[in-house]
Context: one part of a larger RNA
Parts: sequence; C1' cells; structure tokens
RNA sequence: CUGGGCAUAAAGGGCAUGUACGCGAUGAAUCGAGUUGAAAAUGAAAGCCACCAAAAACUGGCAGAAUACUCUCGAAACUAAUAAACUAGAGUGAGAUAGAAGAUAGUGGAAUUUUGUGUGUAGGGGUGAAAUCCGGAGAUCUACGAAGGAACGCUAAAAGCGAAGGUAGCUAUCUGGGUCCCUACCGACGCUGAUGUGCGAAAGCAUGGGGAGUGAACAUGAUUAGAUACCCUGGUAGUCCAUGCCAUAUAUGAUGAGUGUUCGCCUUUGGUAUACGCAGAUCAGGGGCCCAGCUAACGCGUGAGACACUUCACCUGGGGAGUACGGUCGCAAGACCGAAACUC
Repeated sequence: CUGGGCAUAAAGGGCAUGUACGCGAUGAAUCGAGUUGAAAAUGAAAGCCACCAAAAACUGGCAGAAUACUCUCGAAACUAAUAAACUAGAGUGAGAUAGAAGAUAGUGGAAUUUUGUGUGUAGGGGUGAAAUCCGGAGAUCUACGAAGGAACGCUAAAAGCGAAGGUAGCUAUCUGGGUCCCUACCGACGCUGAUGUGCGAAAGCAUGGGGAGUGAACAUGAUUAGAUACCCUGGUAGUCCAUGCCAUAUAUGAUGAGUGUUCGCCUUUGGUAUACGCAGAUCAGGGGCCCAGCUAACGCGUGAGACACUUCACCUGGGGAGUACGGUCGCAAGACCGAAACUC
C1' cells in the first nucleotide's frame, strides 16, 4: 500500500461555514468523448504453449496464442456533453407559533457583608472535641435607616432553545435560527468538504475599573509519629465589568456530516386545531421499553451500534512520547504539526 476497522479494545477533527476535489432527482431529444459489438493492421528474435524426431531434458524443426495500442464500420442502455422541459430534493413568499437562542439598556426583591442610630449586657463564634479569632473602646442578639457587589429562590420537568461551547429574576429595543400549515413562486440552485475563515467552558495573560460573598497562594489554630493535607479562623490573586489575547477540556452520546428503507407499546414538548373534556390522526423534537437485525460481550434498536449509498477525519502492538528536533502561532503560559535510537 492493500485489507480491515473507528460507543467501551488503537481510531470521529471541540463546533460550524465554505474553496478545490469527489458524489448527486425525473422523463424525453441531440451527440458519440468514455463504454460496447464486429472486422483489419501491428504485435522482431528469444521466451510462452502445442506438435514432430530413438526423444525425459538439452538441441533442432514447424505451427499457434498474446493484454494492449492504431484504424474502419455499427449500437446508444449507462457516464460525460449540448439545448430545452419537469417538480418529489433545496430555496423564497403568505398565515400561524414555541422557546433559559444572542447583544444592549433599564429595573426588582430576598440574602450575605459593612456601616449609622437606638435598645441591651456578657459572652459570641467554631468543632468530633478544641484553640487561634471577635467582644466592657459594649460584641452576639434585636429594631429602623444607609452603602455596595455578586447571584437570581419558588415556578423547574427525563422539559425548552442553540452548530458546538453554552443558556434561567423582570421589562424594553435590536438580531439569528426552528416548527407547523396552506397554497403561490423558483426550477437541481443539492450533499460532503483537504487548505482557509469564524465561533469556542474553565483556568491563565495584558490594560483600566470594581471588589459583597467565595477563595488557589500565604499566615495561624488543631489533628498527627510527622501533617508543607483533610477540619477551623483569617486571607492575596482570581471570580465581576470593559477591551484585547489564549484555543485547550472526560469540548462525551467516549457514537463525524448527509440521504433513503425498517415490528410495536408507554410517556412528554411544539404545531395542524378547533369552547372544554375524553379518545384518536399527522408532522417536527425530548425520554423509557422492546421485534427483526447487529454485536466479542455489555448492549444498540431517538430512524440506530440494523440494511444501503455519498463524502471528510482518523487507526495499524506496548513503552520511549504527545517527548526531542525543526517550523508556524502566542506578550507569556504554552498550542499546533510531530519522529527516531533503544527496549519488551
């Protein structure tokens, strides 16, 4: 390389967008490049194969085959091409509709903390038990004010939305996508997607703000043989905001994307969809069982891990190693690409 694979054994890129490449609906027409039928020519010698010789081999003699390419005459299903057409894919519009989808601005009430005033007096706090700690300079508790930051209780659900990361107080504005339904329009405009581009939790970095609670580091107190920990009291960075970087996660459904086909039951969200209820139908989703089938088994059976097709990524014994070197990116931390010797 081929082959075989990729939920859990090695292996799905974190997610999208999209260039090249690859692949691609329907029925006719034209064409004849690919394709296909027939014929011809070429296919040196040796070799190959058959036969001949006393002849197994060597040797000698004689005939034949040969992918392929070239040319000529046909065929027109398929692929390609050409010019028209069609509507089941894709898209646009009308009418409905659900949602924690995104961005910005405003605003709300609980609670913690701090603080002011009053009341009031000796403890409070913390733990397995204690101590550090706070408190007659009046704490804890309690009443009424004030400030400030962060997060949004109940509703809340196996629920919803989003490409993924993710997303939840309330209101307004702006913006993206989805679903249903009816007809109208368009007429293959599609799928995938190397390189590229964008988004991408937390932590971290840069500059400037902010700082209630929490809390790496750090400092005490305990525990202990020790205790650089678990527990306690404090506490800086961070956590929050704005702008710019970083580009990684068990970024998981450990399951790439798309299309078609496939036994049923239960439950749930949004529509069609109506006065309500019950039961049912049909689309698009979320869950639980399971037939067939598949699987090494566990299990899958959400149109899948079944049956098929298209296309991209990736794997090829364990360690060495996601290391070294080199390159690209980054302020840095590091990220990405990524070996070998050696060894079992």
Annotation:
Small-subunit ribosomal RNA, central domain from Solanum verrucosum, 344 nucleotides, folded computationally. Taxonomically the source falls in Solanum (Eukaryota, Euphyllophyta, eudicotyledons, Solanoideae). Its mean pLDDT, the model's own confidence on a scale to 100, is 84. Rfam family: Bacterial small subunit ribosomal RNA.